Transfer RNA from Candidatus Roizmanbacteria bacterium RIFCSPLOWO2_01_FULL_40_14, 71 nucleotides, folded computationally. Its Rfam family is "tRNA". From the family's description: Transfer RNA (tRNA) molecules are approximately 80 nucleotides in length. RNAcentral holds the sequence, with entries from ENA. Its mean pLDDT, the model's own confidence on a scale to 100, is 80.
[in-house]
RNA sequence: GGGCCUAUAGGUAAGUGGUAUACCGUAUCUAUGGCAUAGAUAAGUCUCGGGUUCGAUUCCCGGUAGGUCCA
Numbered sequence: 001g002g003g004c005c006u007a008u009a010g011g012u013a014a015g016u017g018g019u020a021u022a023c024c025g026u027a028u029c030u031a032u033g034g035c036a037u038a039g040a041u042a043a044g045u046c047u048c049g050g051g052u053u054c055g056a057u058u059c060c061c062g063g064u065a066g067g068u069c070c071a
Stems, first nucleotide, its partner, number of pairs: 001070007010024004018054001026042006047063005
């Protein structure tokens, strides 16, 4: 320098055009004399820019970062 893949909550992941979701974690509450544990509730997220579309996490282009292969 070139090809390919990836980027979603604090962590690991699902989500292929129409309300962003699960588990773990965090906070609060309840049960217990307390702990462990269980249950309920809540907060918290689409890497950046542009384009297509009535509507983009999703499709297209470019940038950034990471991984891998070739040189």